A computed fold for a 124-nucleotide RNA, annotated as FMN riboswitch aptamer (RFN element).
RNA sequence: GACAUUCUUCGGGGCAGGGUGUGAUUCCCUACCGGCGGUUAUAGUCCGCGACUCUCCAUAAACGGAGACUGAGCUUGUGGAAUUCAAGCACCGACAGUUAGAGUCUGGAUGAGAGAAGAGAUGU
Numbered sequence: 001g002a003c004a005u006u007c008u009u010c011g012g013g014g015c016a017g018g019g020u021g022u023g024a025u026u027c028c029c030u031a032c033c034g035g036c037g038g039u040u041a042u043a044g045u046c047c048g049c050g051a052c053u054c055u056c057c058a059u060a061a062a063c064g065g066a067g068a069c070u071g072a073g074c075u076u077g078u079g080g081a082a083u084u085c086a087a088g089c090a091c092c093g094a095c096a097g098u099u100a101g102a103g104u105c106u107g108g109a110u111g112a113g114a115g116a117a118g119a120g121a122u123g124u
Base pairs, nucleotide, nucleotide: 002124003123004122005121006119007118008117009116010115017029018028019027031104032103033093034092035049036048037047038046044091045090053068054067055066056065057064073089074088075087076086077085095107096106097105
């Protein structure tokens, strides 16, 4: 110094303005937001991961294991290199709840988590 083990901390943003209506941050116009790792060069839309939802297994319970599901981008330009940058025009967003249909409100969630940073000891 590297790897493994253990522990600690961190680890998701967003309806401003207007319209209709008894009633909508849910509809309409418009606005706003973008987890983690990777990449010849910076990514919500490329590749992969996590989260949500569902099924099965296991357990006294908690923790856990396996699987299914898993959205959306093109054109031009620059360049050695970009579906990542610039310009233009598009598109996407779990489940439950609700006086009325939700990416943005409330809730599960003071949860979980891809992972990021760090600590010390032991082993190789």

Description:
The prediction has a mean pLDDT of 84. It was read from a public genome assembly, where an Rfam model found it.